[in-house]
This is a predicted complex of two RNAs, RNase P RNA and transfer RNA, with 457 nucleotides together.
RNA sequence: CGGGCUGGCCGGGUGAUCGCGGCAGUGCAUCUGCACUGCUGAGGAAAGUCCGCACUCCACAGAGCACGGCGCCGGGUAACACCCGGAGCGGGGUAACCUGCUGGAUCGGGCCACAGAAACAAACCGCUGCUCUUUUGAGCAGUAAGGGUGAAAAGGUGGUGUAAGAGACCACCGGAGUCCGCAGUAAUGCGGCUGCCAGGCAACCCCCGCCGGGAGCAAAGCCAAGCAGGAACGAGGGGCUGCUCGUCCCGUUUGAGUUCCGGGUAGGCUGCAUAGAACCGUCUGGUAACAGCCGGUCAAGAGAGAUGAUCACCCCACCCGCAGUCGUCCCCUUUGGGAUACCCUGCGGGUGGACAGAAUGCGGCUUACAGGCCAGCCCGGUAA
RNA sequence: GCCCCCAUCGUCUAGGGGCCUAGGACGCAGCCCUUUCAAGGCUAAAACCGGGGUUCGAAUCCCCGUGGGGGCA
Numbered sequence: 001c002g003g004g005c006u007g008g009c010c011g012g013g014u015g016a017u018c019g020c021g022g023c024a025g026u027g028c029a030u031c032u033g034c035a036c037u038g039c040u041g042a043g044g045a046a047a048g049u050c051c052g053c054a055c056u057c058c059a060c061a062g063a064g065c066a067c068g069g070c071g072c073c074g075g076g077u078a079a080c081a082c083c084c085g086g087a088g089c090g091g092g093g094u095a096a097c098c099u100g101c102u103g104g105a106u107c108g109g110g111c112c113a114c115a116g117a118a119a120c121a122a123a124c125c126g127c128u129g130c131u132c133u134u135u136u137g138a139g140c141a142g143u144a145a146g147g148g149u150g151a152a153a154a155g156g157u158g159g160u161g162u163a164a165g166a167g168a169c170c171a172c173c174g175g176a177g178u179c180c181g182c183a184g185u186a187a188u189g190c191g192g193c194u195g196c197c198a199g200g201c202a203a204c205c206c207c208c209g210c211c212g213g214g215a216g217c218a219a220a221g222c223c224a225a226g227c228a229g230g231a232a233c234g235a236g237g238g239g240c241u242g243c244u245c246g247u248c249c250c251g252u253u254u255g256a257g258u259u260c261c262g263g264g265u266a267g268g269c270u271g272c273a274u275a276g277a278a279c280c281g282u283c284u285g286g287u288a289a290c291a292g293c294c295g296g297u298c299a300a301g302a303g304a305g306a307u308g309a310u311c312a313c314c315c316c317a318c319c320c321g322c323a324g325u326c327g328u329c330c331c332c333u334u335u336g337g338g339a340u341a342c343c344c345u346g347c348g349g350g351u352g353g354a355c356a357g358a359a360u361g362c363g364g365c366u367u368a369c370a371g372g373c374c375a376g377c378c379c380g381g382u383a384a
Numbered sequence: 385g386c387c388c389c390c391a392u393c394g395u396c397u398a399g400g401g402g403c404c405u406a407g408g409a410c411g412c413a414g415c416c417c418u419u420u421c422a423a424g425g426c427u428a429a430a431a432c433c434g435g436g437g438u439u440c441g442a443a444u445c446c447c448c449g450u451g452g453g454g455g456c457a
Stems, first nucleotide, its partner, number of pairs: 001380010012314007020041009043355001047366002050364005055216004062245004067212005072086005087102006103207002108205002110201003124147002126143007155173006174197002176194002179192005220270004229261005236250004276298001278297004283292003315353010327340005385456007394410004402440001413427004433449005
């Protein structure tokens, strides 16, 4: 210098004019209001609504089943399917690094198309022995080396052994183990021992462990306004979701509730605006996520929903034109003159500056995003 | 705002791991039949919303997105 990886951050700025929402003050009107002044007014994702909470109501939330979610180990957190650190097995990259999966396959069930003899227990070709047969061959028995099929076939290679073979036995390699020792909180790793070695799928049911009561701010509470009841069914209905139990409320003379017809309303306040799982900074503990102490800050909000537009200058990127430096070439060779692609510098002009829009509030995840900045690391080239 | 559901030829749909090179109906196109049209018969074209993952194998199972539909004062 070029390319890349990881982490963090920003995501246009200033001014003028016009315009919009909220709050406060003043003035005018006083029924809604109007004018002026001041302050204030979107995001890293406000998004998807995929998780977890707070909050509210249903009984301050019950029992069992069902159902759903999660699943290596340890830690963080209010909590999580999130985050941090670590382990094993894979995949990509020269590398920095990125990325996927991981409770259980002897609880049990199910599936494994086609092919193949056989898909979890088997023997088609083959090999070997015996019997029969003139031979070809046939039957019985043993075997799982070799062939063939397939994504997958009784761990693999070599040897011993055998009638032929086989972890039957041995060496090495791969795996497993309520086994032993060491290290580690643990997952696990290292070494030893045991021949222990009969597939895969649990993002199929299932088993094990843990978690989850239901609904959602259109939750919910209060106030105001308005109205007219009638018919049929009816002993149960509702909180309470799928079921059972349990419990509470309403009702069975005074009729709960359901359906149909008819009538009324289409408003306001709270929740709700940030004083908190808040944000920023120093320090301390911790590998880190994070926690703690101290200091500082107080930040939109409504109602079908405001936060914008234009112009000028600046910034960034790209394009065009002109001029110039270095370098190169030519002429002259005396200090000069001329031409010039890319890059660079200056000036002028043009185009573009993304994704997107709060609605009860937080913590995450995921998805979208022009361009730019900072730090660390890797690879290649060049120079010292 | 909150909560649910769905996506397969042009349209309506079947299929819920292999038999899928995805079946059927209507429609469209061609041919036959008919003097011609219709009806009928034969033939052909035409689809798994997109991207990842699990699996030997995905339209089907899981995750993320896209589009559409419904309910709640």